[in-house]
Context: one part of a larger RNA
């Protein structure tokens, strides 16, 4: 010096308690094990693998299998030789990829030689591998943990590892700051500087906005026009424990309070010290080694990646009356749009079709939010709950939905009457619960994933279970 105790003092955290909502039972979805299987491509594996790589598996994707081709190759570029096409057309064969026959044409620059371009021969230089080893490696990531720590200069201590500063006493959300103190300082983390948000001020008003003030409608910022408001871009103000009281060691700082659109880090986000897991990726790339080189490359066609006795993880949908149908009616925000987004109109119950304004978009469209209001029906019943599964008709993508797509209509109408033991999210505009949009994207298997706004709860402590910090104690390295 560390690490550890079912030793001790302390101090924090949705850690527990207090709640409120799940999960654990069903159905479906979607990943994992397992199992089957020619293949069911490969990687994650306690916390820190399992709706995770994959922000799109019909083909492509694709690494896997099965079968059918190349052998300098599917891709670029040098270099020597040969050869004259090459492109363009129809034909055979084929599952395609390829193999192959027949017409066609004889390229561009330059008077030429010749040089460029193409193509496919042969040689060379060199190619290709998602094969192996994350325990050889960079790089990028998880996690402890956004947890307050982790070092280091001189100095002093101690034979020495070391220790001391960083420990005390108070504070803090913090190794924060304050006091003391053989320590004086300084660095990496804290904080702060940065971005969203929350007041207000000031410039500037189009394609946002309309309050006087005219004009106009069935209705409408639709027009003339304002430039107030809202909003939208920029530029500042603005919170600092700044001022009062109290407590306190005359510190640091707590506690109330005023003022204020906010009050003590205002909410959020970005932002992750020294290191821990030989933690996870050689399959984003990148790499040393080994291994392959008529293959472990590579093209191409089908088939697997979607199998299923069956177990686990994560989700959606219910099981109803705070509801279920039916009509009528109200309010958003944040994105997207030219291979696009697509209105009005018309046709179809409907998915959609037709057509084709307008919009590269504060103008056009995607866009009717939805839960909510009001009025009606249903009445405790496996139903007017529930919506699996099957049968039929269609629709839309796309060469093509069998294997294996969504999505509309009739039908059909399963388990489920709130879930053992256990487990699990959350402290505020959150939980809970409603819609809405976005990436990928030819459709989509999204109920995920990333955002968005609307309505909007409930909570007295630290005694104990988990995790951490920190002093101290040891029979332990």
């Nucleotide at each position: 010096u560390g690490g550890c105790g079912g030793g001790g003092g302390u101090c924090c955290g949705c850690a527990c308690a207090a709640g409120c909502g799940g999960u654990g039972g069903a159905g479906c979805a979607u990943g994992u094990g397992g199992u089957u299987u020619a293949a069911u491509u490969c990687g994650a594996u306690g916390a820190u693998a399992c709706g995770c790589g994959a922000g799109g598996a019909a083909c492509c994707u694709u690494a896997c299998c099965u079968g059918g081709g190349c052998u300098a190759g599917a891709a670029u570029g040098c270099u020597g030789g040969g050869a004259g096409a090459c492109c363009g057309u129809g034909g055979g064969u084929g599952a395609a990829a390829g193999c192959u026959c027949a017409c066609u044409u004889u390229g561009u620059a330059g008077c030429a030689a010749u040089a460029c371009a193409c193509u496919g021969c042969c040689a060379g230089u060199a190619a290709g591998g998602u094969g192996c080893u994350g325990c050889a490696u960079g790089g990028c990531u998880g996690u402890c943990g956004u947890c307050a720590g982790c070092u280091c200069g001189u100095g002093c201590c101690g034979u020495g590892a070391g220790g001391u500063g960083u420990u005390g006493g108070g504070u803090u959300a913090a190794g924060u700051c304050c006091c003391g103190c053989a320590a004086c300082g300084a660095g990496c983390g804290c904080a702060a500087c940065c971005c969203c948000u929350g007041u207000c001020a000031c410039a500037u008003g189009u394609u946002a906005c309309c309050a006087g003030c005219g004009a106009g409608u069935a209705a409408a910022g639709u027009c003339g026009g304002g430039g107030a408001c809202u909003c939208a871009u920029g530029u500042g103000a603005g919170a600092c424990u700044g001022c009062c009281g109290g407590u306190g060691a005359c510190a640091a700082a707590c506690c109330g309070g005023a003022g204020g659109a906010a009050g003590g880090u205002g909410g959020g986000g970005a932002u992750g010290a020294c290191g821990u897991c030989a933690a996870g990726u050689c399959a984003u790339c990148a790499u040393g080694c080994c291994c392959c080189u008529u293959a472990u490359g590579u093209c191409c066609a089908g088939g697997g990646c979607u199998a299923c006795a069956c177990a686990c993880g994560u989700g959606c949908u219910a099981c109803a009356u705070u509801g279920g149908c039916c009509g009528c009616u109200a309010c958003a925000g944040a994105g997207g749009g030219u291979u696009g987004c697509g209105a009005u109109a018309c046709c179809g119950c409907g998915a959609g079709g037709u057509g084709g304004a307008g919009c590269g978009a504060a103008u056009c469209c995607c866009u009717u939010a939805a839960a909510g209001g009001c009025g009606g029906u249903c009445u405790c019943g496996g139903u007017u709950c529930g919506g699996a599964u099957u049968g039929g008709a269609g629709g839309c993508u796309g060469a093509a939905a069998c294997u294996c797509g969504c999505c509309u209509c009739c039908a059909u109408g399963a388990a489920g009457g709130u879930g053992g033991a256990g487990u699990u999210g959350c402290u505020a505009g959150u939980a809970a619960u409603c819609g809405c949009g976005g990436a990928u994207c030819a459709g989509c298997a999204a109920c995920g994933c990333c955002g968005c706004g609307g309505u909007g709860a409930u909570a007295c402590g630290u005694u104990c279970c988990c995790g951490g910090g920190u002093c101290u104690g040891c029979a332990c390295a």
RNAcentral holds the full RNA, with entries from ENA and SILVA. The part of an RNA shown here (small-subunit ribosomal RNA, 3' major domain) has 477 nucleotides and comes from an uncultured bacterium.